[in-house]
This is a predicted structure of a 1455-nucleotide RNA (small-subunit ribosomal RNA) from an uncultured bacterium.
Rfam family: Bacterial small subunit ribosomal RNA.
RNA sequence: GACGAACGCUGGCGGCGCGCUUAACACAUGCAAGUCGAGCGAGAAAGUGGAGCAAUCCAUGAGUACAGCGGCGUACGGGUGAGUAACACGUGGAUCAUCUACCUUCUAGUGGGGGAUAACCCUGGGAAACCGGGGCUAAUACCGCAUAAGCCUGUGAAGGGAAAGCAGCAAUGCGCCGGAAGAGGAGUCCGCGGCCGAUUAGCUAGUUGGUGAGGUAACGGCCCACCAAGGCGACGAUCGGUAGCCGGCCUGAGAGGGCACAUGGCCACACUGGCACUGAAACACGGGCCAGACUCCUACGGGAGGCAGCAGUGGGGAAUCUUGCACAAUGGAGGCAACUCUGAUGCAGCGACGCCGCGUGAGCGAUGAAGCCCUUCGGGGUGUAAAGCUCUUUCGGCAGGAACGAUAAUGACGGUACCUGAAGAAGAAGCCCCGGCUAACUACGUGCCAGCAGCCGCGGUAAUACGUAGGGGGCUAGCGUUGUCCGGAUUUAUUGGGCGUAAAGAGCGUGUAGGCGGCCAGGUAGGUCUGCUGUGAAAACUCGAGGCUCAACCUCGAGACGUCGGCGGAAACCAUCUGGCUAGAGUCCGGAAGAGGAGAGUGGAAUUCCUGGUGUAGCGGUGAAAUGCGCAGAUAUCAGGAAGAACACCCGUGGCGAAGGCGGCUCUCUGGGACGGUACUGACGCUGAGACGCGAAAGCGUGGGGAGCGAACAGGAUUAGAUACCCUGGUAGUCCACGCCGUAAACGAUGGGUGCUAGGUGUGGGCGGUGUCGACUCCGUCCGUGCCGAAGCUAACGCAUUAAGCACCCCGCCUGGGGAGUACGGCCGCAAGGCUAAAACUCAAAGGAAUUGACGGGGGCCCGCACAAGCGGUGGAGCAUGUGGUUCAAUUCGACGCAACGCGAAGAACCUUACCUGGGUUAAAUCCACCGGAAUCCCGCAGAGAUGUGGGAGUGCUCGCAAGAGAGCCGGUGAGAAGGUGCUGCAUGGCUGUCGUCAGCUCGUGUCGUGAGAUGUUGGGUUAAGUCCCGCAACGAGCGCAACCCCUGUCGUUAGUUGCUACCGUGAAAGACGAGCACUCUAACGAGGCUGCCGACGUUAAGUCGGAGGAAGGUGGGGAUGACGUCAAGUCCUCAUGGCCCUUAUGCCCAGGGCUACACACGUGCUACAAUGGCCAGUACAAAGAGUCGCUAACCCGCGAGGGUAUGCCAAUCUCAAAAAACUGGUCUCAGUUCGGAUAGAAGUCUGCAACUCGACUUCUUGAAGUCGGAAUCGCUAGUAAUCGCGGAUCAGCACGCCGCGGUGAAUACGUUCCCGGGCCUUGUACACACCGCCCGUCACACCAUGGGAGUCAGUUGCUCCAGAAGUGGCUUACCUAACCCGCAAGGGAGGGUGGUCCCCAAGGAGUGGCUGGUAACCGGGGUGAAGUCGUAACAAGGUAACCGUAGGGGAACC
Repeated sequence: GACGAACGCUGGCGGCGCGCUUAACACAUGCAAGUCGAGCGAGAAAGUGGAGCAAUCCAUGAGUACAGCGGCGUACGGGUGAGUAACACGUGGAUCAUCUACCUUCUAGUGGGGGAUAACCCUGGGAAACCGGGGCUAAUACCGCAUAAGCCUGUGAAGGGAAAGCAGCAAUGCGCCGGAAGAGGAGUCCGCGGCCGAUUAGCUAGUUGGUGAGGUAACGGCCCACCAAGGCGACGAUCGGUAGCCGGCCUGAGAGGGCACAUGGCCACACUGGCACUGAAACACGGGCCAGACUCCUACGGGAGGCAGCAGUGGGGAAUCUUGCACAAUGGAGGCAACUCUGAUGCAGCGACGCCGCGUGAGCGAUGAAGCCCUUCGGGGUGUAAAGCUCUUUCGGCAGGAACGAUAAUGACGGUACCUGAAGAAGAAGCCCCGGCUAACUACGUGCCAGCAGCCGCGGUAAUACGUAGGGGGCUAGCGUUGUCCGGAUUUAUUGGGCGUAAAGAGCGUGUAGGCGGCCAGGUAGGUCUGCUGUGAAAACUCGAGGCUCAACCUCGAGACGUCGGCGGAAACCAUCUGGCUAGAGUCCGGAAGAGGAGAGUGGAAUUCCUGGUGUAGCGGUGAAAUGCGCAGAUAUCAGGAAGAACACCCGUGGCGAAGGCGGCUCUCUGGGACGGUACUGACGCUGAGACGCGAAAGCGUGGGGAGCGAACAGGAUUAGAUACCCUGGUAGUCCACGCCGUAAACGAUGGGUGCUAGGUGUGGGCGGUGUCGACUCCGUCCGUGCCGAAGCUAACGCAUUAAGCACCCCGCCUGGGGAGUACGGCCGCAAGGCUAAAACUCAAAGGAAUUGACGGGGGCCCGCACAAGCGGUGGAGCAUGUGGUUCAAUUCGACGCAACGCGAAGAACCUUACCUGGGUUAAAUCCACCGGAAUCCCGCAGAGAUGUGGGAGUGCUCGCAAGAGAGCCGGUGAGAAGGUGCUGCAUGGCUGUCGUCAGCUCGUGUCGUGAGAUGUUGGGUUAAGUCCCGCAACGAGCGCAACCCCUGUCGUUAGUUGCUACCGUGAAAGACGAGCACUCUAACGAGGCUGCCGACGUUAAGUCGGAGGAAGGUGGGGAUGACGUCAAGUCCUCAUGGCCCUUAUGCCCAGGGCUACACACGUGCUACAAUGGCCAGUACAAAGAGUCGCUAACCCGCGAGGGUAUGCCAAUCUCAAAAAACUGGUCUCAGUUCGGAUAGAAGUCUGCAACUCGACUUCUUGAAGUCGGAAUCGCUAGUAAUCGCGGAUCAGCACGCCGCGGUGAAUACGUUCCCGGGCCUUGUACACACCGCCCGUCACACCAUGGGAGUCAGUUGCUCCAGAAGUGGCUUACCUAACCCGCAAGGGAGGGUGGUCCCCAAGGAGUGGCUGGUAACCGGGGUGAAGUCGUAACAAGGUAACCGUAGGGGAACC
């Protein structure tokens, strides 16, 4: 785009078309083929009129109706598509091989006779249908005779053979008969054309042909007899499946593909099967006979029927109409005609089924009503849409008129089309869609539910994808869905594809058919080209024109339509014939190369075994071992012997072969190729469906052989297991002969042939040239074999004279993945199995190449307290603290590898507090309204408190004389609004952790690439560093690194209520004082360090090493500083915030409790286990901080914690404040202790409203575990570890934690193999949520389709046999018989009929095969299915490289 459609929702009008695609299923009822009295005979009745008393008769009805004989028609028209793969159809021919009623033209006739018969009458049988007997009769019915132009038969002579009349007063008309011709129609034959299957390969007995006879309208094996043995088939016979064919219709640019409904042509069929009759024509839809199935009637004896005609019914189905009107028109039958008949046809009805046309209103109308929707709450949208005003009236409805179709009569349609009038916006809009493709977006609801979905895919709490709404988009009396076809799809490729790696080159050759084929000349004209001509129905199509108001539709004219036929022409090419040629191909000669093949022989080394010698305890094997061998003497070693297999070095991207493949040496036989030579043949060529041959390994058969190796098997190891990898043994096999098998990742994953298209460089063989005495060198050429590369090609990788380039020829093969190279069938094989080769079902991919990452039990380079080297810890004990778990009314919550766990907590007794129990309730901010009261303060009572309640004091500011009013403030009520540590860190901001202070991460322009992307950023050096240098299709730049900042180390300047007596003075002493600022210090500014200098190394560079100087040397030390990003990392309980949720509660207040629980487990710490120590006494030396709600001196009291009193200090001034380790002296003497201090008892101190749950401290007493800590594990590289104390934040109080400070002060680093983490380059990849990846097979479960299957059921068909209705034909000794013949007649004959019989033959029956389908216990595999089991096979060197063929084995992947 299309449709004979159907379904869903919806539906105003008209025109033109179309309407059982399924059950060729069954059919009630009516109608669909009759007509002619001018062919013939016969011939009513009702009714009406008359007569008659009546019965009845007459006339009319009427020569009418009905029926009969006869003629023509019924073979047309109408229906259907079952069958048919066929001369059925289409197209073009043939018919000298034919027929043709009616019609037309022409021609010759139409004479004279005969015998019957239906109707009718009588009669018989039957339920009926209907049948029988007797009698009468007519004809255009039937039959002789006559005639015969022409006709038929026959070579001829000759023979044969016709007729009908009727009407009319008549003219005449209509008929009839013979013949010729025409027109139209029909039969038959032939060429060509148009379906699928080869998993159908052979078919055929009247079969193929001949002769003869028969038959037909006609040819013919159409039929029969005889003879011959043919005929068809890979150019697809036969068989199976499917199907009416065509003009045409749909689609497509076309080529093509699909279809066969209406209309037109042809065919076939008429309940199913068979058969003939009649006829011009039939094997006959509304004729006949028989058989069968079915239906109906029946008196059970027997009969009737055939809608695939029109309507209609049932049924089937997703689905397809009225039992209408009319012969008015067109056409048909009969008739002289009038006319009759006509479900053909013309019309109407039903159905949006299709196409076409029209309408459902038009104009104006708001910064824009209401409603609804959205909202950032401002507004926006629906939207000029509505309302309203003005106008119009198509269509429909109403009223009136009124056709054409028929030029005269006749109109079903129809009072229709059409015209006119009046009324009134009045009666007339839906459907689908809005994630992308694809045009159109928001809200709410829902929460992987419900659902959507054409593909991709949406939905798990912010869904433009579900549902609804608003809005929008599309089409419109329709819109969607489903189905089907073509297109897009060059996705079967003729036009117009491919095959190295994506699917695809057959394992290789020889060669048949076929296809294709060199140069020259001539002939022919089949192909080819061309002119003319015939045909190509109509309709349809295209163009032009015309008619319905337009269109659809219809009409006219023209065009167009074939691989078609005939005649003529051309001769280039193809073909064919003839003659010739040598460039293709082949033959011959010559010397040379080679693991080419087959057979026979032969050689040495090695292994093993056997014998003997020497010799002693091991050998062997592995990651390490063990099994095994060995004291019965192994291994080792020497000598000798035996046997089998394979041939080291030479050996080479060397050679040979078609491929598989071929390797010691010698001989014999033998194939092929290259080169050189030119003698010969003269296209002999290329390819190659089938076919035939060859064909590694494994495997099979028979017989040998068997050293080594070695499936299976056994044992030993490994392991969670180990049916493996490793080890020790070991059978088939490996070897030979003969015969099978016929497959491999049989690979260059690249079929063969020919020609053409830059080169460079190796190598093997041959030949030529040059130089040389020569080995040989160089140059050239032909053939082979490699590498690198131009153009070109390619998706890229890559290929590139050995093409995957440019062309031609031939063959093979491919058409998404899985199922499956499987099943079934067939062929082959001894078997294993091979070859050929599907479908159901299922998926939205499978796949190639390349890119960027990530990863690797890949590689290279390099870092880091990463290892190593060291020092000290943790893990054991007790305690502290956090966590898990458990418990509980609650033990609030968060944090979970590193990167949660002394974390949020820099401080839970109340508070905090978020939790629990109980009690209570609108507390706080803002605004509005009303009421009351200034505010504020004090005291009671109840209560656990919150709270409730009572009393008292108090009266301010402005206006106003006062009363009172107002502002502000407080309280109450109402409204509105708050509040939430409730949820979502996976909706977020912000902040933070981590990789990681790792050296990286990017950009612009340029360049390269189809592209992803690359380059830069890689490389060579160097660095702590993408730090710097050099090089470079890159050149630059940004974020990072470094530096700039702070602290610290040296010095200087400036400055001195700290420092110093350094210098002077005072003082008993103390920098205490005067004095001073030199030093220390303080804190501000500077200096200094930059690989700057020297040397060496290095590309002279960057830089590295060493040295000098220097307080400091190569970043001096420390800090702050954290790139692009990663982890949906952490935090909604800091804060902020979207959405959701609660609202006398999930908010708020209060009391008490809990967060402090305790069988346990883990993390982080403290204190120890002691003598480098404990205790006692004494004596020194810090830094950095803090302090008025504070730090507190001194003094007094207390053993002490502390208390009392009091002073100084808002701090370089006072205080905390004692530093401790250290040092000196003493004591303890290795002990669970004078170590260790847990636990517990008692008594206290302090803070605080309050230390019971639940604080810290003090004193006395108690004195536990613990004697250095398993596996494992942490920190640290120098002022570091270790060790010692001091301060601070938080804080009423509470520090073993945290954050700081200083004192004392080490050891070690060979080095980068290994563990962990990281950086750069490279490699592989089946990974990309990225190795915590991916992924394989068994097993278990569910579902689905499928193969096999004892069978069973059905369909279809072959063959053999039985049977034989009706009927044609043949025969007939039975019966019957008008016409003609003979005969006077009787009778006979001819002919005919009936019966009988024979051939053929439908249904039916029996037997036996083939094919197809259904079904089936059970068996087999396959597919699919969020979270099953077992392992880990593959992807990285996948942890044993993987894979192919084969064989064996094994739960499974597999070995």

Source information
The prediction has a mean pLDDT of 87.